[in-house]
RNA sequence: CGGGCUGUAGCUCAGCUUGGCUAGAGCGCUUGGUUCGGGACCAAGAGGUCGCUGGUUCAAAUCCAGUCAGCCCGA
Numbered sequence: 001c002g003g004g005c006u007g008u009a010g011c012u013c014a015g016c017u018u019g020g021c022u023a024g025a026g027c028g029c030u031u032g033g034u035u036c037g038g039g040a041c042c043a044a045g046a047g048g049u050c051g052c053u054g055g056u057u058c059a060a061a062u063c064c065a066g067u068c069a070g071c072c073c074g075a
Stems, first nucleotide, its partner, number of pairs: 001074007010027004020058001029045005051067005
């Protein structure tokens, strides 16, 4: 320098192919119940501007361009 993969909740990930419900799951966290107390279990809840910027569109996590970080391959 060229190419590829990954980036979404505190953590691990799904959703992207085919644009359209208010963006989801498990674990974790908070509150309550249960218990002498804890764990386990039950119920409820908080937590995201989908790496960043711009573009296309009535509408973008999803399509397009650029860019940043990590990993891999090639030169």